[in-house]
RNA sequence: UUGGCGACGUAUACUUACCUGCAAGUCGAGCGCACCUUCGGGUGAGCGGCGGACGGGUGAGUAACGCGUGGGAACAUGCCCUUCUCUACGGAAUAGCCUCGGGAAACUGAGAGUAAUACCGUAUACGCCCUUCGGGGGAAAGAUUUAUCGGAGAAGGAUUGGCCCGCGUUGGAUUAGGUAGUUGGUGGGGUAAUGGCCUACCAAGCCGACGAUCCAUAGCUGGUUUGAGAGGAUGAUCAGCCACACUGGGACUGAGACACGGCCCAGACUCCUACGGGAGGCAGCAGUGGGGAAUCUUAGACAAUGGGCGAAAGCCUGAUCUAGCCAUGCCGCGUGAGUGACGAAGGCCCUAGGGUCGUAAAGCUCUUUCGCCAGGGAAGAUAAUGACGGUACCUGGUAAAGAAACCCCGGCUAACUCCGUGCCAGCAGCCGCGGUAAUACGGAGGGGGUUAGCGUUGUUCGGAAUUACUGGGCGUAAAGCGCGCGUAGGCGGACUGAUCAGUCAGAGGUGAAAUCCCAGGGCUCAACCCUGGAACUGCCUUUGAUACUGUCAGUCUUGAGUUCGAGAGAGGUGAGUGGAAUUCCGAGUGUAGAGGUGAAAUUCGUAGAUAUUCGGAGGAACACCAGUGGCGAAGGCGGCUCACUGGCUCGAUACUGACGCUGAGGUGCGAAAGCGUGGGGAGCAAACAGGAUUAGAUACCCUGGUAGUCCACGCCGUAAACGAUGAAUGCCAGACGUCGGGCAGUAUACUGUUCGGUGUCACACCUAACGGAUUAAGCAUUCCGCCUGGGGAGUACGGUCGCAAGAUUAAAACUCAAAGGAAUUGACGGGGGCCCGCACAAGCGGUGGAGCAUGUGGUUUAAUUCGAAGCAACGCGCAGAACCUUACCAACCCUUGACAUCUGGAUCGCGGUUACGAGAGAUCGUUUCCUUCAGUUCGGCUGGAUCCAAGACAGGUGCUGCAUGGCUGUCGUCAGCUCGUGUCGUGAGAUGUUCGGUUAAGUCCGGCAACGAGCGCAACCCACACCCUUAGUUGCCAGCAGUUCGGCUGGGCACUCUAGGGGAACUGCCCGUGAUAAGCGGGAGGAAGGUGUGGAUGACGUCAAGUCCUCAUGGCCCUUACGGGUUGGGCUACACACGUGCUACAAUGGCAGUGACAAUGGGUUAAUCCCCAAAAACUGUCUCAGUUCGGAUUGUCCUCUGCAACUCGAGGGCAUGAAGUCGGAAUCGCUAGUAAUCGCGGAACAGCAUGCCGCGGUGAAUACGUUCCCGGGCCUUGUACACACCGCCCGUCACACCAUGGGAGUUGGUUCUACCCGAAGAUCGUGCGCUAACUUAGGAGGCAGGAGCCACGUAGCUACGCGAUA
Repeated sequence: UUGGCGACGUAUACUUACCUGCAAGUCGAGCGCACCUUCGGGUGAGCGGCGGACGGGUGAGUAACGCGUGGGAACAUGCCCUUCUCUACGGAAUAGCCUCGGGAAACUGAGAGUAAUACCGUAUACGCCCUUCGGGGGAAAGAUUUAUCGGAGAAGGAUUGGCCCGCGUUGGAUUAGGUAGUUGGUGGGGUAAUGGCCUACCAAGCCGACGAUCCAUAGCUGGUUUGAGAGGAUGAUCAGCCACACUGGGACUGAGACACGGCCCAGACUCCUACGGGAGGCAGCAGUGGGGAAUCUUAGACAAUGGGCGAAAGCCUGAUCUAGCCAUGCCGCGUGAGUGACGAAGGCCCUAGGGUCGUAAAGCUCUUUCGCCAGGGAAGAUAAUGACGGUACCUGGUAAAGAAACCCCGGCUAACUCCGUGCCAGCAGCCGCGGUAAUACGGAGGGGGUUAGCGUUGUUCGGAAUUACUGGGCGUAAAGCGCGCGUAGGCGGACUGAUCAGUCAGAGGUGAAAUCCCAGGGCUCAACCCUGGAACUGCCUUUGAUACUGUCAGUCUUGAGUUCGAGAGAGGUGAGUGGAAUUCCGAGUGUAGAGGUGAAAUUCGUAGAUAUUCGGAGGAACACCAGUGGCGAAGGCGGCUCACUGGCUCGAUACUGACGCUGAGGUGCGAAAGCGUGGGGAGCAAACAGGAUUAGAUACCCUGGUAGUCCACGCCGUAAACGAUGAAUGCCAGACGUCGGGCAGUAUACUGUUCGGUGUCACACCUAACGGAUUAAGCAUUCCGCCUGGGGAGUACGGUCGCAAGAUUAAAACUCAAAGGAAUUGACGGGGGCCCGCACAAGCGGUGGAGCAUGUGGUUUAAUUCGAAGCAACGCGCAGAACCUUACCAACCCUUGACAUCUGGAUCGCGGUUACGAGAGAUCGUUUCCUUCAGUUCGGCUGGAUCCAAGACAGGUGCUGCAUGGCUGUCGUCAGCUCGUGUCGUGAGAUGUUCGGUUAAGUCCGGCAACGAGCGCAACCCACACCCUUAGUUGCCAGCAGUUCGGCUGGGCACUCUAGGGGAACUGCCCGUGAUAAGCGGGAGGAAGGUGUGGAUGACGUCAAGUCCUCAUGGCCCUUACGGGUUGGGCUACACACGUGCUACAAUGGCAGUGACAAUGGGUUAAUCCCCAAAAACUGUCUCAGUUCGGAUUGUCCUCUGCAACUCGAGGGCAUGAAGUCGGAAUCGCUAGUAAUCGCGGAACAGCAUGCCGCGGUGAAUACGUUCCCGGGCCUUGUACACACCGCCCGUCACACCAUGGGAGUUGGUUCUACCCGAAGAUCGUGCGCUAACUUAGGAGGCAGGAGCCACGUAGCUACGCGAUA
C1' cells in the first nucleotide's frame, strides 16, 4: 500500500479441558384426550408410523482380506420398479387423562377407566418354509369419501450390504522357532449366510530362512511432488474405502448399529444437591482456556443443489450456498504518458580536466485504468420465491491527483567505488573475509535482481552413476571368506518329438469420477470453470503362434567319469635307523688365563678353566645336493629304510551317457603363540637377574636364565593365513627359459611337434596411474562372498562358541571437512654415486690472555638523536660530533614563518658602513656616513626589489622499507635458468638440460625424439708484462761541442719515458694418449703457454634481507608546533660483556752512528720546482732482567689550529714507568711477487687517523690427497615435508566442558502368565416363589433366583520367572 480468482486455515504431545447458542426432525389423511376458534380450522402433551445406521468430523487404533486390484458362492436387502394373490372373524390390555402418594431435584409408585395402522388369537394360504415324504407350520390395517393412499403373502428386478479367495502393500535376525481351539475330521449348536464361529469326541497336526513369531512405526488408495526415465518422498484440500466418537465392556431396537448429538454397567474428570441422590460428553458449525513458531466470524439464508418427514401445503437442515478475516498461494492490473539540456540545484566520485545519479527532476502538453462521487442496473428461476446485493456490469464527473517495496553486488552468481573500523566490531550456504589503503564487516553513492511482494528458516526430490534394475565397484583407493567338501538354491552340452507354464500377438471385460495431457468452448485476458478425446504402462477371461527357456519322452558323445599300460614327486601317517655338531659326565696331556665387546664389565678358572686326545650320556635339527626346482586345497612339506595311503600327469582302447559348475546355512582342515593332562628337556630363549651404554635406558650390546620350543592326547581358530588378485568354462599376437611325459627325424646329443605344470619379457586390449598381459587386472558367461567419507570402532551392549586368553556377529551418540590411492615438481635425509671451493689436510702468520684505540650491547642520564642484528649488524651509515654538523636535552624567543608561488596595499627601496645601550644570545632600541633600480606608448603603465596585512599555503631527519620507486647486500663469478616448434603423457609435467667422455664452465665432442634459440659461461673492455711505429716538450743524453759541472747550454730523438696506433698466444707446431673426436700429458720456440696475471662485468631467482635519516613517493599524523631561531649541554657517561684493530711481551731484538735505492699521488694549468722514505746493509753498545724490553698512566712546561681546546683536539720537551715473559676452550686469513714484514701518498678536513682508499721496497713455506667438517653443482633413491627438517608429528599428565559404556541401586512405561474378585449383558438351565391375553385348564410364555463366559479392579499369600552368593 490497489484488485480478481481459487484453495487451505485448531493440525500437534499432554489433563487435551470445554462456558454459551445452534447442528434431526416430521406426520392430525393412524389414535384417543385437553384447549383455542373468525366454526373454515388451529394448537399442545401422549400412544402410533417413518427417519435419528444418511449427511458432517477426526486419524487414536490397525502391518490386517484393513486397503488396492481381479475373481468367487453359501446370503440378506426398509423405502423404489414389475407380476400374481389376499386384505375375513374376534379378543385382552396400556399411555395420555383423573384420584391418592414418595422425592430437594431427576424422576417415580398405587388405584379406576380409555383408543388405534399399538398388541394377541382363530380362519384361509398357491407358487413360501420344515419334513422321517406320511405330514406339519406360517399373514394382514385401516384412513378418507369415490378417487386414491395404505396393509399381508409370494416371485422377479434394481440398489445397497455381509462373507471367501489369488496377487500387491514399512523397518528390524543384536526377534529363530511359533501354535492346544492350535491344524484336520465326525456329531451337535449358532448365524441372513460359509466356516473352530462355538461345543463334545477322535487324530497330531499346522505355520516358518520365499522370514513364522516378536518388537517398532503407520490409516490405505485415486492422487500430490520431484525426476529424461526408472525411481524417491508423500497421502492437506477434492473423491473412494476403513476405523473411531471421554476410556473400557455389553447388548437392545431395527431392513440396516453393537449406534458421534440412543440405552445399560464399570472407570477418570467436571457440574448440581436439602448429602439421601442425580446430570454430562464440540474428533458437528461458530466460539473459549491451556500449550505452541503457527492457522479465522459465537455472521446471513434455505434463493439454488441435495437430504428427512408428509397425499400435499409445508416444516427441519452450521449439509450446502453466501458474506467477514488473513499477500497463505496462483493470475491479471495500477502507482502515469509525451516532450523537456543550462545536461539545473543537490548528492557521490575525481587523474581537479571532468564523470555519474540523468530526460531522471522542475517546466510545458496530455490521459483517467484502479480509486472516490453520482445515475442506471442484471443473469443465476420454469408460473411464484434472490441470502449474495443496489453486487457484477454500464454511463457521467473528479484531479497526476490517493498508490513501492525487499534482497543482493569476493567466486559459485547478474551487479563497484568512497568513507569508517583495524583478527575489534562483525559477516558467512561452501570456499572463506577482518591484524591501517577491506569491491567480503558498518554507512553512503552507484549498480543488479524480483516486484505487491521480497528475503530468511524448516522440509521433500533433483543434481548424487555417493545403493548403480535402467546404471558402480573389490591387486595398491572401502571391499575376495585362510582353504576344502558339500545341502538347499541359482545356472547348465548336442539332436528329435510332444506340451504350451514362461514368452509373443489378437479380441473381450475391468482399470469410478476428479487430476495430468490434447482439442474446443465460457468468465474483457489469465488463473479458474465446462465439453469431448486420449491416457490410466495394471489385473482377469478367451483365441492363436511355438523360435527360445521350462516340463515330459527318446537318442548322442565333445563336458564329466570308469578301464588298461606307463611316469614324476620334501604329498600324508606309523615304525625303525644313521652320521656331523652343540652341551654335559669320566679319564689323560697341560698352565694361567679364558670368554665377551665399539671399548669394557658381570661370568668361568690354581678346588686346574680355555685349548687338546680318548670314552660315554642325552635331546633336538638334518650341512653339501638345492634350483623364481618338485608336491599339496590351503596351512605347509627336506638325512636314510620299510609298511599303509591320498592326489596328479602322459599314452591307448573300450564303457557309462550330462552323471556338470557354483555353493547361503552346515561340516572338516587350518602357521606361530597360548591353554589342559602326562612325559621329555641338548641347544635356543619371552619373563626375570646382573654387567655395560645413556641425562635417564624398565631397550638396542654382553653374561646367565624359567616357561616355551620336542612327544602323546584334547582345546584354541587367529596371521601382511598375500599373488594384498574367489571358483569354473570358452575365446584373443609372440619370444626366451625351466620341470614331468608322449610322438617324428635310425639316436640318452640335437631339431621339430604335442599335453600338463612353473617363470621372464612383450603386442592388441585393459587400468586413475603404477602396472596386468593365454598362470589377465583382456573379451564374455554362471554362481558365491564383500564395499559405500574419516574418526568413534572391529569398539560398547546383547547373542553364540571357548577351561581361560579370547574369537565371531556387530551398532549408536558425538566429532571432522576431509581421510585415502597413484603419479609430478621441488625441498630434505646422521641415503647412494660423481665433482668443485684456502672446505679439510700440509704450511706461514694471527685473534681469544695484557695495555690502549674504535664500534656495539647493557647500564646510567634532562639527553646520552636515529638506523644496522647469524654468515650477509658491530674502525658499519660517519671521506673525520669542541661551536657548526645535530636529527637529542634544558632554557629563552618567532608564528604566512629560515625557504617557494599567488592576491591586495605601501615605498623606491635594498644594500654597505660607524658607534652606543639592554640581553647568555637570538633579538630589541638608538645612531654616523655612502648610494638613490630598469623599461616606457609618460598613464602608479609594466617589470624588479623591499616592507606591511590577510589567507591559500610553506615546513616536518614525524610513522609505515610489511604500501613503493631507485640503490645495495647475500647465495655466487656458483653454472646454472628458460623459451619456440615437435614428440610423449588423461594430466601435473617430461623430453631438449638425461647418457659416455671432457672442461674453470650447460666448455666442447659423440650418441639420442628431438631440432633450434635466449639470459648466463667464454670472448669483446681496462691495467700490467714484450716488440714495432708515430710524436719529441717541460722528458731523455749514446755519440759531438761548450760548461759556472747543474742535461746547465748548443745539438740530437738512438735509449728511458710519456700517450696514441699497431703486432704478438691460436693447443698454431712435434711426440704420446684418447673413439681417428673433444681434450689431456710432455716438448720445442717464445717476453709471455694452455683462462698469461689482476680488474670491471653478478643469469632466472631467494631472503616481505637493508634503506621513508641520501633522494623520490602513496597513505596517515603535527600546524603559536612533531615547524623555525638562539645560548649552553649531550652524542665523548662507565660495576660490566662482545667484535674489529694498534702496540708489545724482546737479542732474527732495543739504542746510537753511518747509509743507498721506490712508486702512486698532491700542490697545479704544465713530466721543470716542491712534499718525500723506511725496513734492509755496515759499525758500536746492551747480554736475558719486568731489563737500555714495553710504553699505559700521571705531574709540569710549551707549540699549532681555531670566536673558543673546561666538559672534549693534535703535537713536542722533562719527569713518571702500569699490565704484559707469546696467551684456555675455541677461532680467522692466506697458494706467489701471494702470506709475512717495511715505510709512503691521498680523500674529507681550520685542527684531529691505530680507520678507509691507494702505492711501492724486502720477500717465503706448503698442497700426500678428498676419508672427515663447512658450503655448492649434477644424477639417482625414500618421504606421511610444500611456511618445504627451524618441516611434520605421537603419548601420558594438569584443568574445564560435551557425548557415550559400566555402576551398589532406584523409578516409570509396555507386554505375557497363574490365582482372587466377578458389574451390566446375552446364552444355558430350574425345585420353590410371582404372573393380563392363548389354553385340551395339565400347561406354554414371562418375571425373579442360579451357573459357566466376561470388562474393570487387585500384587497380601503361593507358584513361575528374574537377580545375588556358593
This is a predicted structure of a 1366-nucleotide RNA (small-subunit ribosomal RNA) from Boseongicola aestuarii. RNAcentral holds the sequence, with entries from ENA.